Molecule: Glycine riboswitch aptamer
Organism: Burkholderiales bacterium PBB6
RNA sequence: GACAACGCAUCGGGAGAGCCCGACACCCCUUGAGACACAGGUGGUGAAGGCGCCGAAGGAGCAACCACCCCGGAAACUCUCAGGCCCCAGGACCGGUGCGUUGCG
Numbered sequence: 001g002a003c004a005a006c007g008c009a010u011c012g013g014g015a016g017a018g019c020c021c022g023a024c025a026c027c028c029c030u031u032g033a034g035a036c037a038c039a040g041g042u043g044g045u046g047a048a049g050g051c052g053c054c055g056a057a058g059g060a061g062c063a064a065c066c067a068c069c070c071c072g073g074a075a076a077c078u079c080u081c082a083g084g085c086c087c088c089a090g091g092a093c094c095g096g097u098g099c100g101u102u103g104c105g
Stems, first nucleotide, its partner, number of pairs: 001104001003103011018051001020050002024046004028041003052085003058081001059079003065073002
């Protein structure tokens, strides 16, 4: 040092697949003399569970390949345990900035 790798923080980008059915709970509305409870609602929110899907958190499997004295590493492929299926959020991965460590010069 305006170089490289890694880690942390932060900023930007970042795909896929259900606005399915739905016990139940709460809220709202209606009628009515009266609706806290008991009635009605093709109203709202959440949601156990069911069915159908997705792959790019994580995890697992196969393996080209890398390394090889020993110990090993390894995909965006495969699986779908986990996770997810309007938006939001999350998101492998990519890039910017700052700091740190190591290496290099």